[in-house]
């Protein structure tokens, strides 16, 4: 330098023919307990890597940039 693949909550990840942003764990609060653990209920938490474009509408499509991993040179 070329090709492929991935970047979504604190962590691990899902998501989609383009229209609701989610799960588990973790964290806060509550129930239970003498207390704690386990269990149950509940809440908070996100510029969907960044930008531009297409579209009525973009996490999703196109282009550029950027970071990680793999392959080729």
């Nucleotide at each position: 330098g070329g090709g492929g693949u991935g970047g979504u909550a604190g962590c691990u990840c899902a998501g989609u023919u383009g229209g609701g942003a989610g799960a588990g764990c973790g964290u806060g609060g509550g129930a239970c307990u003498a207390a704690a653990g386990a269990u149950c209920c509940u809440a908070a938490g996100g510029u969907c890597a960044g930008g531009u474009g297409u579209u009525c509408g973009a996490u999703c499509c196109a282009c550029c940039u950027u970071c990680g991993c793999c392959c080729c040179a």
This is a predicted structure of a 73-nucleotide RNA (transfer RNA) from Papaver nudicaule. Rfam family: tRNA. It is annotated as a transfer RNA. RNAcentral holds the sequence, with entries from Rfam.